[in-house]
RNA sequence: AGCUUUGUGAAAACGGAGGUAAUACCUGAUAGUAUGGAAGUGCUGUAUGGCACUUCUCUUAAAGGCGGGGAUCUUUUAGACCUGUCGCUCGGGGAUGGGCUCGCGUCCUAUCAGCUUGUUGGUGGGGUAACGGCCCACCAAGGCUUUUGACGGGUAGCUGGUCUGAGAGGAUGGUCAGCCACACUGGGACUGAGACACUGCCCAGACUCCUACGGGAGGCUGCAGUCGAGAAUCUUUCACAAUGGACGAAAGUCUGAUGGAGCGACGCCGCGUGCAGGAUGAAGGUUUUCGGAUUGUAAACUGCUGUUGUCAGGAAAGAAACCUUGUCGGUUAAUAGCCGACGAGCUGACGGUACCUGACGAAUAAGCCACGGCUAACUCCGUGCCAGCAGCCGCGGUAAUACGGAGGUGGCAAGCGUUACUCGGAAUUACUGGGUGUAAAGGGCAAGUAGGCGGUCUAAUAAGCGAGGGGUGAAAUCUUCCGACUUAAUCGGAAAACUGCCUUUCGAACUGUUAGACUUGAGGCAGGCAGAGGGAAAUGGAAUUCCCGGUGUAAGGGUGAAAUCUGUAGAUAUCGGGAAGAACACCAACGGCGAAGGCAAUUUCCUGGGCCUGUCCUGACGCUAAAUUGCGAAAGCUAGGGGAGCAAACAGAAUUAGAUACUCUGGUAGUCCUAGCCGUAAACGAUGAGUACUAGGUGUCGGAUCGCAAGAUUCGGUGCCGCAGCUAACGCAUUAAGUACUCCACCUGGGGACUACGGUCGCAAGGCUAAAACUCAAAGGAAUUGACGGGGGCCCGCACAAGCGGUGGAACAUGUGGUUUAAUUCGAUGAUACGCGAAAAACCUCACCAAGGCUUGACAUAUAGGAAGUAGUGAACCGAAAGGGGAACGAGUCGUCAAGUCCGACAACUUAUACAGGUGCUGCCUGGCUGUCGUCAGCUCGUGUCGUGAGAUGUUGGGUUAAGUCCCGCAACGAGCGCAACCAUUUCUCUAUGUUGCCACCACAUUCUGGUCUUCGGAUCAGGGUGUGAGCACUCUUAGAGUACUGCCUGGGAUAACCAGGAGGAAGGUGGAGAUGACGUCAAGUCAGUACGGCCCUUAUGCCUUGGGCGACACACGUGUUACAAUGGUCGAUACAAAGGGUUGCCAACCCGCGAGGGGGAGCUAAUCUCUAAAAAUCGGCCUCAGUUCAGAUUGGAGUCUGCAAUCCGACUCCAUGAAGCCGGAAUCGCUAGUAAUGGGAGAUCAGCACGCUCCCGUGAAUACGUUCCCGGGCCUUGUACACACCGCCCGUCAAGCGAUGGGAGCCGGGGGUACCCGAAGUCCUAUGUAGAUAGGCCGAAGGUAAAUCUGGUGACUGGCGCUAAGUCGUAACAAGGUAGCCGUACGG
Repeated sequence: AGCUUUGUGAAAACGGAGGUAAUACCUGAUAGUAUGGAAGUGCUGUAUGGCACUUCUCUUAAAGGCGGGGAUCUUUUAGACCUGUCGCUCGGGGAUGGGCUCGCGUCCUAUCAGCUUGUUGGUGGGGUAACGGCCCACCAAGGCUUUUGACGGGUAGCUGGUCUGAGAGGAUGGUCAGCCACACUGGGACUGAGACACUGCCCAGACUCCUACGGGAGGCUGCAGUCGAGAAUCUUUCACAAUGGACGAAAGUCUGAUGGAGCGACGCCGCGUGCAGGAUGAAGGUUUUCGGAUUGUAAACUGCUGUUGUCAGGAAAGAAACCUUGUCGGUUAAUAGCCGACGAGCUGACGGUACCUGACGAAUAAGCCACGGCUAACUCCGUGCCAGCAGCCGCGGUAAUACGGAGGUGGCAAGCGUUACUCGGAAUUACUGGGUGUAAAGGGCAAGUAGGCGGUCUAAUAAGCGAGGGGUGAAAUCUUCCGACUUAAUCGGAAAACUGCCUUUCGAACUGUUAGACUUGAGGCAGGCAGAGGGAAAUGGAAUUCCCGGUGUAAGGGUGAAAUCUGUAGAUAUCGGGAAGAACACCAACGGCGAAGGCAAUUUCCUGGGCCUGUCCUGACGCUAAAUUGCGAAAGCUAGGGGAGCAAACAGAAUUAGAUACUCUGGUAGUCCUAGCCGUAAACGAUGAGUACUAGGUGUCGGAUCGCAAGAUUCGGUGCCGCAGCUAACGCAUUAAGUACUCCACCUGGGGACUACGGUCGCAAGGCUAAAACUCAAAGGAAUUGACGGGGGCCCGCACAAGCGGUGGAACAUGUGGUUUAAUUCGAUGAUACGCGAAAAACCUCACCAAGGCUUGACAUAUAGGAAGUAGUGAACCGAAAGGGGAACGAGUCGUCAAGUCCGACAACUUAUACAGGUGCUGCCUGGCUGUCGUCAGCUCGUGUCGUGAGAUGUUGGGUUAAGUCCCGCAACGAGCGCAACCAUUUCUCUAUGUUGCCACCACAUUCUGGUCUUCGGAUCAGGGUGUGAGCACUCUUAGAGUACUGCCUGGGAUAACCAGGAGGAAGGUGGAGAUGACGUCAAGUCAGUACGGCCCUUAUGCCUUGGGCGACACACGUGUUACAAUGGUCGAUACAAAGGGUUGCCAACCCGCGAGGGGGAGCUAAUCUCUAAAAAUCGGCCUCAGUUCAGAUUGGAGUCUGCAAUCCGACUCCAUGAAGCCGGAAUCGCUAGUAAUGGGAGAUCAGCACGCUCCCGUGAAUACGUUCCCGGGCCUUGUACACACCGCCCGUCAAGCGAUGGGAGCCGGGGGUACCCGAAGUCCUAUGUAGAUAGGCCGAAGGUAAAUCUGGUGACUGGCGCUAAGUCGUAACAAGGUAGCCGUACGG
């Protein structure tokens, strides 16, 4: 202290009085170490000294507690005493644990390069357990770092280990273990062996709480738990039974350490959700080619099992100690205590848990992700660049295996998938193990410091290196083996390992070091040699410009063309003289020199380097090269000169849409010199320096040698070609980009960015160094195939040229655009749409518009039902018609049956359901067909060869052709589709054929003309026509055959292919003209010819009908017709075709009409009859150059024909009318021979309608020198940044949106330091004689003031940057990109 009593205070707490105890505290005694002092001795060291020992002296200790005993003493149960035990003190030693110190190791940043004043050291003190600037005073001015990174900034606990990786490495440090640090933030000491102390103290601060407002209290980064933040992390549990700890003699107490349980699929591990049979292959689902397939033995159903589960029963190990007790032994005087042995007893949180047994009964138990490729697994529906997916590539715009759903399938499974992070793959930071010519990357070049590396021989040494031994490398972990839980995870034991560090012994090849030597590397010396090497000075001629003078006259100059400009005040031109500045023709070169930049008239002076030769000298002196230093084109800057020419800027003239350009005329800086800066270039061989090695050939420069020359050898340079080798390829290749070594520099996807900020250099311009945010999935190299080029070469085509005729101008016709409209249906749109689909729009066609109607429908099939006056015909009446309406008439086939009626079935009708129907959409879903390149000569394949490959070769080359046609050559050899030929037609011949074709000869009949005769009746002759016979010669028809092939000749050519010419021939070099269209291109055209997928409409987007429209009309374009006249018009006369068509047809003769046409009716199903006249041409008359006798539009009148119907809207005829137009601007089309041009004829379509289209015949030219140019095409080559392929690609400003970022007046924070002020607690110091204590002082946390500094956020405004389907302006680049491009610099826009 506790205790009693009392005071203050709200409390916390703090006092006053009284008195008690100790192993608390104090005083005293004594001892050895130890410390200090003094003295001495010995040893040692070069030395100031150091070490050891001896003696003296000073200072410094302690505590009792609990048992047992009873001889002696004091005596009160007791104590002294003895004894046991636990303590206490001193000293020594050990063990353990620490303190301090040293070596080595330990992240990023150099846009941190200089740091430092207690700093570095010393002396003397203080302080500490202890060394020490640890602290203080004084002295000295040092110390650290420089690339081995100081100082600063950022970040971070370190390790054993963990994850990954073949390893080397890389990343990481959660649990467990070792160490460190911290305990609300900052400071401080106290106590103690140990703390500057997690649950101690003092102070300051922030925060929270209590308060009576005066004051106080607190510190979960202990276990649970709460709140907050967050994507996110558990129970306010049981027990000390075990292990361990603290205290205690012990019992025991404490222990949120620990042992357990709880929660969480968070991880690892194990187990289950059944097993066997079961085909009608059930139902359902999905899909379908409608047959089926699949889910699928899956289910149902039958039979089993019993993990797990539920219930019931049994039931561990973890426990051995301490302790209590019994016996024995030892110690002891002792049966006490202590020690030991053998027994017995006590102790379980988990927990009635693990485990075992029984009963029940398939019962209680499957999900997640994916299915385009990577990557195992596919279909349907929905959606329609939407919704959405996505790791990368990418998917989605009407058939999505990629989105969403479903079915199925695949994978994993009590999990699965995503996200985040780490390593790997990634040789993608490359030590193992990369590169730098062109992909990113060699410094512009050199000198040289540090550093790195370094020739030959000998000896020594032993640092590196190698071998052996020792110590250590904690345990755990990893690995291997063994064991314990039923197994495993897990746990235990043993071994191995821990690749390391330290130490010791040995070795001596190599590297290093030391010493000595050598000559080959290097250097020197001597003698030669070449050179635009450098610097300075002097000199020279040509040219340009200017000035002066002469001659001379009107232009000069310049360009694609011009103009500005100069010139009559005399230019340009020319001659003479003079001045100035700059540059040095020829020589001249793939030559030379220099480190690079670079260097060019000549001469002189000074000077650097190189090469060659040498029986000379030194003796490794070398190589490379951060930092550093110097040199360094052009442009630019400063100062002073100079300034002829040239010439940024600038001015003007052009060009152009514009032209701040290209071109031109001028022109200033500048270019030149001196002195000084700048320090960059595509400063390039895009190739760092050095050394060595590795086939050659051929030039050239400078030496030397072989006596000269020629030629050769060798050394040093400089080029080309080329082997091995290398390379992604291109290419390089003794001058390497080959093979090796040494050193330096540099690179690591594109852009942002040769940028910002910071630093540094510069007078400036700017240089050097050099990021990030953000953004993209590429950027890039080399080569290949194409395509393209205002690249090249060769060649072709009515492509141009040479010609002829047109179009574009007029009128009309027709098609298109546009406009209009109720509708003007739709399609075709450069070439390759536009007299196209349409080889016939009045109705129809017809799809469009208006109006009126119908709804299983105008048409097809099926099923079911109905209905005999049924199907069918269908009169009045309404209506524009469709349609409505219904009088009247009125059936058929088959079966049954003898026949008839009835009945049934069919056809037809009607009702209903399926369905019909659609010229509705998509030609970018398609088939088929077609156009175009182009009737161009190309397009490919097999095998082989070459190349890493894409690919190449063949197919290119030399010739030739209409031709990839043929020949020759060739690493190619062959083949296919194309070319050509085969086919039909035409031209020639032959044979056959002979009606309806033909008619030469012959006969007959008839007729005409002429002659002769005549009896005038006629006869006869000649010629012609017609008809009949005869005939088949000719023409022709039809069929078959032949002919033409460069076959023949001459020349050229490689003697080839072939070409030129010629002969013969009807035809001559594919005779002419057709049909025939390779691989492919244009998402070319067509869903409206038909077909067809998908979608859409279904009383309408279908069907029917009437009327309208497709025919409109300020205009523009295409294709045509007719003309503009005399090569014509008109009138008259008169010849010659071919090819087609015709019976609902062509239509003769004849008659009528001016005519269109009408009447008429012969003939003809066609070599028979008919359309049918051919026309231009030819002959003759008229017209006479004019808007006409040209031209015929338009309009009026009158008609004809077709047709149900000519109004919108047909063709034709007649009369009358008589526009424009006198040959056509820019531009543009066709055609090369029976062609153009011109003239007529026919056909299809079609009732009618033709200037269109297709075919036919007549008449019938001109021109082509040639390939320069325009267009198209073919082959070879070249460039390319194109590949949707030049209608390509692509750049920059501006405008808009979004994003990040720099600057920015500032504003707001944070960090560290400096100076000063104030100054708590506290240690220390001083003072008060001293204790307690008080006062003062030094230092001192926090705080304050001030000026700087680093860093973050924010900021009006501002700078650029990036991104964003379709904005503006131009067109810079890619081709010779239309001015070759690019680099550096300056100026301008």

Predicted 3D model of a 1389-nucleotide RNA (small-subunit ribosomal RNA) from an anaerobic digester metagenome. Model confidence (mean pLDDT): 82 of 100. RNAcentral holds the sequence, with entries from SILVA.